Small-subunit ribosomal RNA, 3' major domain from an uncultured bacterium, 473 nucleotides, folded computationally. RNAcentral holds the full RNA, with entries from ENA. The prediction has a mean pLDDT of 85.
Context: one part of a larger RNA
RNA sequence: UGACGGGGACCCGCACAAGCAGCGGAGCAUGUCGUUUAAUUCGAAGAUACACGAAAAACCUUACCAAGGCUUGACAUCAGAUGCAUAGCAUAGAAAUAUGUGAAUUUAGUAGUAAUAUUAACAUCUAGACAGAUGGUGCAUGGUUGUCGUCAGCUCGUGUCGUGAGAUGUUGGGUUAAGUCCCGCAACGAGCGCAACCCUUGUUGAAAGUUGCUAACAUUAAGUUGAGAACUCUUUCAAGACUGCCAUGGAUAACAUGGAGGAAGGUGGGGAUGACGUCAAAUCAUCAUGCCUCUUACGCCUUGGGCUACAAACGUGCUACAAUGGCCAUUACAAAGUGUCGCCAACCCGCAAGGGGGUGCUAAUCACAAAAAAGUGGCCUCAGUUCAGAUUGUGGGCUGCAACCCGCCCACAUGAAGUUGGAGUUGCUAGUAAUCCCGAAUCAGCAUGUCGGGGUGAAUGCGUUCCCGGGUC
Numbered sequence: 001u002g003a004c005g006g007g008g009a010c011c012c013g014c015a016c017a018a019g020c021a022g023c024g025g026a027g028c029a030u031g032u033c034g035u036u037u038a039a040u041u042c043g044a045a046g047a048u049a050c051a052c053g054a055a056a057a058a059c060c061u062u063a064c065c066a067a068g069g070c071u072u073g074a075c076a077u078c079a080g081a082u083g084c085a086u087a088g089c090a091u092a093g094a095a096a097u098a099u100g101u102g103a104a105u106u107u108a109g110u111a112g113u114a115a116u117a118u119u120a121a122c123a124u125c126u127a128g129a130c131a132g133a134u135g136g137u138g139c140a141u142g143g144u145u146g147u148c149g150u151c152a153g154c155u156c157g158u159g160u161c162g163u164g165a166g167a168u169g170u171u172g173g174g175u176u177a178a179g180u181c182c183c184g185c186a187a188c189g190a191g192c193g194c195a196a197c198c199c200u201u202g203u204u205g206a207a208a209g210u211u212g213c214u215a216a217c218a219u220u221a222a223g224u225u226g227a228g229a230a231c232u233c234u235u236u237c238a239a240g241a242c243u244g245c246c247a248u249g250g251a252u253a254a255c256a257u258g259g260a261g262g263a264a265g266g267u268g269g270g271g272a273u274g275a276c277g278u279c280a281a282a283u284c285a286u287c288a289u290g291c292c293u294c295u296u297a298c299g300c301c302u303u304g305g306g307c308u309a310c311a312a313a314c315g316u317g318c319u320a321c322a323a324u325g326g327c328c329a330u331u332a333c334a335a336a337g338u339g340u341c342g343c344c345a346a347c348c349c350g351c352a353a354g355g356g357g358g359u360g361c362u363a364a365u366c367a368c369a370a371a372a373a374a375g376u377g378g379c380c381u382c383a384g385u386u387c388a389g390a391u392u393g394u395g396g397g398c399u400g401c402a403a404c405c406c407g408c409c410c411a412c413a414u415g416a417a418g419u420u421g422g423a424g425u426u427g428c429u430a431g432u433a434a435u436c437c438c439g440a441a442u443c444a445g446c447a448u449g450u451c452g453g454g455g456u457g458a459a460u461g462c463g464u465u466c467c468c469g470g471g472u473c
Base pairs, nucleotide, nucleotide: 008473009472010471011470012469013468015464016463019428020427021426022425023424026319027318028317029316030315031314032313034310035309042053043052064305065304066303067302068301069300070299073130077129078128079126080125081124082123083122088101089100090099091098092097106121107120108119109118110117111116132294133293135292136291137290141288142287143283144282145281146279148277153192154191155190156189157188158187159168160167161166172183173182174181198271199270200269201268203239204238205237206236207235208234209233213228214227217226218225242265245259246258247257248256249255321421325380326379327378328377329376330375337368338367339366342361343360347356348355349354387418392413393412394411395410396409397408398407434456435455436454437453438452439451440450
């Protein structure tokens, strides 16, 4: 100077408290440990690993295992030779590949009338320099990332003080979400952070009206068509909020409390944005890279298997245990997206998954597309049930060379555990929690995961004694 204290003072945070919904019990999904295995590839490990890398493991992916093969190699540059080859077909094989046969025959530039010569491209062969490695080291590194933490801190120049390490400034009195601002002060200034500038949402105006909109006038089954430019909406540009105004408190300050006006009030809501640094934190398997190691193999190709195993254990989720419910019928109201190797309408077939069909759409035009919960009517009457749906059987559908290991979906049948969950523990302060659907990325196919969108829409917050984390003295 820091760090630490079951030392003190002050302050903050869904930290506690007050509430709501969960997890921990059940079944399933998924990740992990362990075990097993020829292999169950590798990494991640308290918080800060465990629906994490993986925004898709049937083959591929794939790095693992077994077997079959290759050795200048699947890929790059250089030298020499050749234009033989290659596609296709046949045979052998699990394939890689090997053998045989073998279509079209080279593409460009330069010189030349042309033959031809030469250079480059492409392909094959030969020899070696070399290639190659998801092999090791994240404790050799770059880059990127998590975390403390969107916490309010971290520093510098000059000056002053101290022998010096250092101090001061940055402490103090107030105040703030904030080292935010005010006042004071041997300090005076400055930088990185804070805030603002950016995006989005909430209000209004102007401009522009097609594919969007429809008040008035016609028209229609229908904003369908004429028409309109008002409204909605879309896009752009502006305005608007600044403690600006009033009152009270305060040191006449900063500021705080209340009020007016206002769509919005004191940072309006949300996002992006992460200071100096900490954890030899994570990553050599995104990538790059030093050093080490392998080089007829730790490289490369192929077929099949594995990553999907299953005594036990843990994390994260989904579905339930029902009447604020289940089932049947009927009937409204979204937003945000995506689509030409695509989205797929009407109509027909099928109980359905789906099949046929082919209109339209490179999209405010057409399609995905039905929003669901809600509403209305009916049945069930508290039961392991008309709850719940695991598991299993049979028959089908789809994608794809291929669904045995190991995909998704439909129908019929089957109908397990489960009657609200011990100790303990998680999230959330408002359009939030809870609940209900919709879309997208990945993707041939596969979503209870992830990332977005809207619908319905609460309860509680006395307060800071205590638990946890953080800041200042």